[in-house]
RNA sequence: UAGACCGCUGCGGGAGAGACCGGCCGGGUGUCGAUGGCCGGCGCCGAAGGAGCAACCGCCCCGGAAACUCUCAGGCAAACGGACCGCAGGGCGAUG
Numbered sequence: 001u002a003g004a005c006c007g008c009u010g011c012g013g014g015a016g017a018g019a020c021c022g023g024c025c026g027g028g029u030g031u032c033g034a035u036g037g038c039c040g041g042c043g044c045c046g047a048a049g050g051a052g053c054a055a056c057c058g059c060c061c062c063g064g065a066a067a068c069u070c071u072c073a074g075g076c077a078a079a080c081g082g083a084c085c086g087c088a089g090g091g092c093g094a095u096g
Base pairs, nucleotide, nucleotide: 001096002095006091008089009088010087011086012085013084018042020041021040022039023038024037025036043076044075045074049072050070051069052068056064057063
């Protein structure tokens, strides 16, 4: 002096699947009972997190390892969230 990988922050993008049924609470509106909360039931989704298999990396052991599988958790109008992707800033500092 340049700076990989990997985190952090901001911005943008970002799928799937019942605004399902019953009960209770609540109380917007004012000949009524909305948004919502809790409990139970059936159906469904796969992209927070978690678990499993293992192509592959690795001589072997150990270890790592998917957007595949499961659906514990989570989710099934919009909003929020969201793996992951891009840009910018900053951190670290392998390496040249």